Molecule: Glycine riboswitch aptamer
Organism: soil metagenome
RNA sequence: CCACUGGAGAGAGGCCCUGCCUGGUACAGGCGGCGCCCACCGAAGGAGCAAGCCCCAAGCCUGCACAUGCAGCCGGGUGAAUCUCUCAGGUAAAGCGGACAGCGG
Numbered sequence: 001c002c003a004c005u006g007g008a009g010a011g012a013g014g015c016c017c018u019g020c021c022u023g024g025u026a027c028a029g030g031c032g033g034c035g036c037c038c039a040c041c042g043a044a045g046g047a048g049c050a051a052g053c054c055c056c057a058a059g060c061c062u063g064c065a066c067a068u069g070c071a072g073c074c075g076g077g078u079g080a081a082u083c084u085c086u087c088a089g090g091u092a093a094a095g096c097g098g099a100c101a102g103c104g105g
Base pairs, nucleotide, nucleotide: 001105002104004102005101006100011038013037014036015035017033018032019031020030021029022028023027039091040090041089045087046085047084048083052078053077054076055075061072062071063070064069
């Protein structure tokens, strides 16, 4: 990388418009499409960072040494995820997607 298998979470949310079907005056119900709003999920993707390691001018402070140096601190770089964010994506069943795992090549 390929194939097969498994694979979670969260509103069948509200409002408007609209196509089809049923009952049929308006309208009501079911399925679908677009838009707006609110609530929510994290396991496509994306983003953030801990220790460690590396670098580090001047100054303050601390430790060691008393050569006026070394180390720490401050600052910068690198740095992981199933952690965090929720941009993207997703939130009845089915379907699609799905990190990751198993078997095989």